A computed fold for an 82-nucleotide RNA from a Desulfuromonadales bacterium, annotated as c-di-GMP-I-GGC riboswitch aptamer. The coordinates come from a structure-prediction model, not an experiment, and the mean pLDDT is 87.
RNA sequence: CUCGAUAAAGCCAAACCCUCUGUGAGGGGGGGACGGAAAACUGCGGGUCUCCUCGUCAGGGAAGAUAGCCGGGUCGUCGAAG
Numbered sequence: 001c002u003c004g005a006u007a008a009a010g011c012c013a014a015a016c017c018c019u020c021u022g023u024g025a026g027g028g029g030g031g032g033a034c035g036g037a038a039a040a041c042u043g044c045g046g047g048u049c050u051c052c053u054c055g056u057c058a059g060g061g062a063a064g065a066u067a068g069c070c071g072g073g074u075c076g077u078c079g080a081a082g
Base pairs, nucleotide, nucleotide: 001082002081003079004078011036012035016031017030018029019028020027021026034068040074041073042072044071045070046069047066048065049064050063052061053060054059
């Protein structure tokens, strides 16, 4: 460096439930584990979703959400095998 082991040490935590918060998508905390080597960080590109708005109803604009949708960037645990 490649790779990701019927290995080991730690790490994170979907759905669902409780609670707080936001107009909303969502978010914080607690419980809980479906999963994850980037399920770490980052809204840079695309996608999806929400609120507001314009409209000739085709669609457009604006502000947000999502990093566990995909891609990009940055950093990165362990070490059987090659």

Taxonomically the source falls in Desulfuromonadales (Bacteria, Pseudomonadati, Thermodesulfobacteriota, Desulfuromonadia).
It was read from a public genome assembly, where an Rfam model found it.